[in-house]
Record summary
The RNA shown here (SAM riboswitch aptamer (S box leader)) has 100 nucleotides and comes from a soil metagenome. The coordinates come from a structure-prediction model, not an experiment, and the mean pLDDT is 85.

RNA sequence: GUUAUCAAGAGUGGCAGAGGGGCCGGCCCUGUGAAGCCUGCCAACCUACCGGAUUUCCGGCAAGGUGGAAAGUCCGCCAGACGAACGUCUGGAAGAUGAC
Numbered sequence: 001g002u003u004a005u006c007a008a009g010a011g012u013g014g015c016a017g018a019g020g021g022g023c024c025g026g027c028c029c030u031g032u033g034a035a036g037c038c039u040g041c042c043a044a045c046c047u048a049c050c051g052g053a054u055u056u057c058c059g060g061c062a063a064g065g066u067g068g069a070a071a072g073u074c075c076g077c078c079a080g081a082c083g084a085a086c087g088u089c090u091g092g093a094a095g096a097u098g099a100c
Stems, first nucleotide, its partner, number of pairs: 001100006011039001013038003019029003024076003041068002045065003049060004073094001077092006
């Protein structure tokens, strides 16, 4: 960079000790224990395997490679529709993850 997905799901465990939610601004979480590590867990993107269709699909499994486990991707930005306002919805941007 291309492409798919992002409203579901997941521990009253062990070690450890002050931070964390990407940046910034909010707003939050956290000594009733943050990050990190171990372990269990969730999911099913890729590989392998199984079944069915037949190139490209559907279903299953969860062994291997990733990923994930507060709040919608915690909220925000741009455009449009609706609305008196708060706001709601759709598309985009930005971001995250997989595969290439």